[in-house]
Context: one part of a larger RNA
Molecule: small-subunit ribosomal RNA, 3' major domain
Organism: Dehalococcoidia bacterium
RNA sequence: UGACGGGGGCCCGCACAAGCAGCGGAGCGUGUGGUUUAAUUCGAUGAUAAGCGCAGAACCUUACCUGGGCUUGAACUGCACACGAUGCCCCGCGAAAGCGGGGGUUCCUUCGGGACGGGUGCAGAGAUGCUGCAUGGCUGUCGUCAGCUCGUGCCGUGAGGUGUUGGGUUAAGUCCCGCAACGAGCGCAACCCUUGUCGCUAGUUAAUUUCUCUAGCGAGACUGCCCCUAACAAGGGGGAGGAAGGUGGGGAUGACGUCAAGUCAGCACGGCUCUUACGUCCAGGGCUACACACACGCUACAAUGGCCGGUACAAUGGGUCGCCAAGGCGCGAGCCGGAGCUAAUCCCAAAAAGCCGGCCCCAGUGGGGAUUGCAGGCUGCAACCCGCCUGCAUGAACGCGGAGUUGCUAGUAACCGCAGGUCAGCAUACUGCGGUGAAUACGUUCCCGGGCCUUGUACA
Numbered sequence: 001u002g003a004c005g006g007g008g009g010c011c012c013g014c015a016c017a018a019g020c021a022g023c024g025g026a027g028c029g030u031g032u033g034g035u036u037u038a039a040u041u042c043g044a045u046g047a048u049a050a051g052c053g054c055a056g057a058a059c060c061u062u063a064c065c066u067g068g069g070c071u072u073g074a075a076c077u078g079c080a081c082a083c084g085a086u087g088c089c090c091c092g093c094g095a096a097a098g099c100g101g102g103g104g105u106u107c108c109u110u111c112g113g114g115a116c117g118g119g120u121g122c123a124g125a126g127a128u129g130c131u132g133c134a135u136g137g138c139u140g141u142c143g144u145c146a147g148c149u150c151g152u153g154c155c156g157u158g159a160g161g162u163g164u165u166g167g168g169u170u171a172a173g174u175c176c177c178g179c180a181a182c183g184a185g186c187g188c189a190a191c192c193c194u195u196g197u198c199g200c201u202a203g204u205u206a207a208u209u210u211c212u213c214u215a216g217c218g219a220g221a222c223u224g225c226c227c228c229u230a231a232c233a234a235g236g237g238g239g240a241g242g243a244a245g246g247u248g249g250g251g252a253u254g255a256c257g258u259c260a261a262g263u264c265a266g267c268a269c270g271g272c273u274c275u276u277a278c279g280u281c282c283a284g285g286g287c288u289a290c291a292c293a294c295a296c297g298c299u300a301c302a303a304u305g306g307c308c309g310g311u312a313c314a315a316u317g318g319g320u321c322g323c324c325a326a327g328g329c330g331c332g333a334g335c336c337g338g339a340g341c342u343a344a345u346c347c348c349a350a351a352a353a354g355c356c357g358g359c360c361c362c363a364g365u366g367g368g369g370a371u372u373g374c375a376g377g378c379u380g381c382a383a384c385c386c387g388c389c390u391g392c393a394u395g396a397a398c399g400c401g402g403a404g405u406u407g408c409u410a411g412u413a414a415c416c417g418c419a420g421g422u423c424a425g426c427a428u429a430c431u432g433c434g435g436u437g438a439a440u441a442c443g444u445u446c447c448c449g450g451g452c453c454u455u456g457u458a459c460a
Stems, first nucleotide, its partner, number of pairs: 001460002003457003007454007015444002019408005026299008034290002042053002064285007077123005083117002088103006106115003126274002129272003135268002137263003140259001142257001147186006153162003166177003192251004197219007222245001225239005301401001305360007317348003322341002327336003367398001372393007414436007
């Protein structure tokens, strides 16, 4: 000087408390451990791994296993040699890859050669092989916490201190006052995007002169005004006006550093290793196994409910290899059909909870839907391993969950549906969107994490 303390003081944070909804019990989904396996590819492992890399494993992907092949190779560059082939068509073996055979045929040319291509040879390629403890880049975390430093000066033999401490104040090392310090930098804040109000301008596909909408410009909020308070300061409390008030709401933005944190499998890159294989092609299998354990979710256990009929009201988005209307067929998934749309025009599209009417009558029940049988639909070369959906039948556990534990302070939680990316197909995940819309916060003693000052230390 730090770090640490079941030392002290001050102060924050959904940290506790006050509340609401959950998880932990059940079934299922997904991930992980373990076990199994020819293989169940690899990585991630307290917080900071575990619906994570994966914004989507039937083949492909794919890195794994088994088997069948290739060896200048699947892809790249150069050189040498001989060639006119490659492409195209046909045949044999084969699961394919591959191996072998046959047919026919290049372009330019100053005739030296050149272009292109396959073949042979050489130089070299290739590696998701190892090392994230050799690295770059990127990322997580403490933490959007308020801190971390520098120049000069001053103090100290020196490590170092001072500044940055103190009195107030703030979300903030924010600002004020004081002070051997005076200044400065990276952070804070502001500048950026979005949302809430108004004005002007413009506008088609919207609306029908205003309004709404779209998008461009501008106004508006600054403790500016008033009162009280404070140290005449910074500021704090209340009020007016205002769509909005003291950072208006949300986002982006992450200081010096910490964890030899994560990633050599995104990419790049040093070193090491493999080179008829640790490279590469193909078929099939596996990544989907299953006594079990954990994590995150979905659906429930019902009457504020379930079922049936009727009837409203969104926003974000996506669409030409696409979205697919009307109409028709089918109980349905879906099929036929073909209009419109490169989309404020057409389509996806039905929003759902809600509201109105009816049935159920507390029962493992018309709650709950797992599991299983049969029959179908769709995508795709192909749904056996191993997809999604529909109909009929089947109807399991489950009657609100031990110790413990998570999220959330307002248009939030909770409940409700919708869209998108990935994608041929496959969503309970993820990323967004709107609809309905609460309860509670006395307070800081305690738990957890953090900031500042101070104290002890046999720790560095």